Predicted 3D model of a 74-nucleotide RNA (transfer RNA) from Paenibacillus polymyxa.
It matches the Rfam family "tRNA". The family's RNA type in Rfam is transfer RNA.
The prediction has a mean pLDDT of 81.
[in-house]
């Protein structure tokens, strides 16, 4: 340098192929349960999806540039 994979919520993933207002575990917070703790149940907090750009009535998703980090070849 060329090429290819990943990047989405504190951790771990899914969703992308085929566009339609973003979910799952685990973890946290409040209650309930208990003599307390654990389990167990309930209810909510919490990310607009590396970035930036473009198509589109709409884009995590298509397109294009770009970080980063990894694998491959030179």
């Nucleotide at each position: 340098c060329g090429g290819g994979g990943u990047a989405u919520a504190g951790c771990g993933c899914a969703g992308c192929c085929a566009g339609g207002u973003a979910g799952c575990g685990c973890g946290c917070a409040u209650c309930c349960u208990u003599g307390g703790g654990g389990u167990g149940g309930a209810u909510g907090a919490g990310g607009c999806c590396g970035c930036a750009g473009g198509u589109u009535c709409g884009a995590a998703u298509c397109c294009u540039g770009u970080u980063a980090c990894u694998c491959c070849g030179a």
The sequence is in RNAcentral, with records from ENA, GtRNAdb and Rfam. The same sequence occurs in records of 6 taxa.